[in-house]
RNA sequence: AGAGUUAGCCGAGCAGUCGCCGGUCCGCGAUGCGGGCGGGAGGAAAGUCCGGGCUCCGCAGGACAAGGUGCCAGGUAACGCCUGGGGGGCGUGAGCCUACGGCAAGUGCAGCAGAGAGUAGACCGCCAUAUUCGGUAACGUAUGUGGUAAGGGUGAAAGGGUGCGGUAAGAGCGCACCGCACACGCGGUAACGCGUUGUGGCAAGGUAAACCCCACCUGGAGCAAGGCCAAAUAGGAAUCCGUCGAUGUGGUCCGCAUUGGAUUCGGGUAGGCUGCUGGAGGGUAUUGGUGACGAUACUCCUAGAUGAAUGACUGUUGAUAACAGAACCCGGCUUAUAGGCUAACUCUCAGC
Repeated sequence: AGAGUUAGCCGAGCAGUCGCCGGUCCGCGAUGCGGGCGGGAGGAAAGUCCGGGCUCCGCAGGACAAGGUGCCAGGUAACGCCUGGGGGGCGUGAGCCUACGGCAAGUGCAGCAGAGAGUAGACCGCCAUAUUCGGUAACGUAUGUGGUAAGGGUGAAAGGGUGCGGUAAGAGCGCACCGCACACGCGGUAACGCGUUGUGGCAAGGUAAACCCCACCUGGAGCAAGGCCAAAUAGGAAUCCGUCGAUGUGGUCCGCAUUGGAUUCGGGUAGGCUGCUGGAGGGUAUUGGUGACGAUACUCCUAGAUGAAUGACUGUUGAUAACAGAACCCGGCUUAUAGGCUAACUCUCAGC
C1' cells in the first nucleotide's frame, strides 16, 4: 500500500414562525375556547414466521390422531431464539456453514450401463485337465469340465487399503502396518477426544429436508379478543330434530356440565366510552460470569391516532439521506437498505 474477516455506531441536528395530535396547570362566556409549560414513528415500525403477556370459551379433564423440535451444556417468562463447546464440511488464513437422534426393527428408492447393486458376482481374463486340428518337439487354435475373483471393463457407487509370503492360478489364505468393531485406561458435567494398551480377520454398503422408529413439547380463538353506556326495532314468521336426544371454541372417542338445538325468510342498530400504555420498561454506576445474561443501588416516564396525528417556510450546522410510517404489548428470526464512521484480526507485495 492492497485484498479480506468479525463486531458495533450513525443514517440528519439546532433555532424561529404558522399548522396538526396527546399530557399537565390556569382562566372563561365551559361536552368547548384561550393562555403557559412540556411531549409526539423504526432499525427494521416490514413479513405475519416462531414464542409469550393479556382477554374469552358453564371443566379448559383423559386418551388417540395430528403437528413441532432433534449433538452437548447453559441463558431466558418462553421458543424453532441466543451464548459457549463437540462432530462433519468449506477456506492458505482470520473465519464461515450445519435439517447434527436411529439403517443390525420394518418397508421403500438408486434410470441406463454392467456378470453382478445388498443373504448383491463371472463378461474379458488367469490356472489345471480332456478331446480335435497343426507341429519333430516346445507349444498354438477350437470345444468341454473344474478352480479363481489378484488384473481389465461397466457404473455415482462393485465384497476395506499398501506390501511381503504362499498357491496350479489366486484370495485376510497367512503375516506386518493402516483402517474397522469391541473392551480397558486417561481427560472432560457432557457431546466427545487421546492411546508405543489388548482382543478379533472383521464389512449385513448408500439414503430418514424417504415412509418409519425413538426422545421431548403442544387446549382453542383472538384487541375486528373482551367490558360498559345510549338508541332503535318485530317479545316476528316458518320448517326440522328433540331427554334412548341435542348442545357445549380445531378432529374422533370417553368423561363432565346443561336442558333445548339447527336452518330459512324478514326487521332494527353499525353511535359513544373503555381495553389503550408504568412495562418480563429505559438509563447510569458497581459487581458475578469465557459469554448469552444475572444481581445491587440510584434515576427517568420517552406516541396512543380512530376515514386514521409529524406538514410548510426561514436561518444555520452538517451532508450520507438509502430502505422506509406505530394501531394491544413484548422477546426473537427473516427480508430491504445509498452510504459514512470506529475497533480488532488474517493474507499478499514493497522498503527499512